[in-house]
RNA sequence: GGCCCCAUCGUCUAGCGGCUAGGACACAGGAUUCUCAUUCCUGUAACCGGAGUUCGAUUCUCCGUGGGGUCA
Numbered sequence: 001g002g003c004c005c006c007a008u009c010g011u012c013u014a015g016c017g018g019c020u021a022g023g024a025c026a027c028a029g030g031a032u033u034c035u036c037a038u039u040c041c042u043g044u045a046a047c048c049g050g051a052g053u054u055c056g057a058u059u060c061u062c063c064g065u066g067g068g069g070u071c072a
Stems, first nucleotide, its partner, number of pairs: 001071007010025004018055001027043005048064005
């Protein structure tokens, strides 16, 4: 340098163009307990950046950035 793949809460991840963007762990509050742990309930929190297509984009296209693989 060419080609391919990936990027979503603090972490790991789900998400057939119309979702309240879901789940697990973690964190905060509460219940339970003499206390701690466990268990249960509730809550906070996310779509890498820009442009395009579209009535509508996390999702499709292009460019960029970062990461990974492969060929040289």
A computed fold for a 72-nucleotide RNA from a Patescibacteria group bacterium, annotated as transfer RNA. The source organism's lineage runs through Bacteria and Bacteria candidate phyla. The prediction has a mean pLDDT of 81.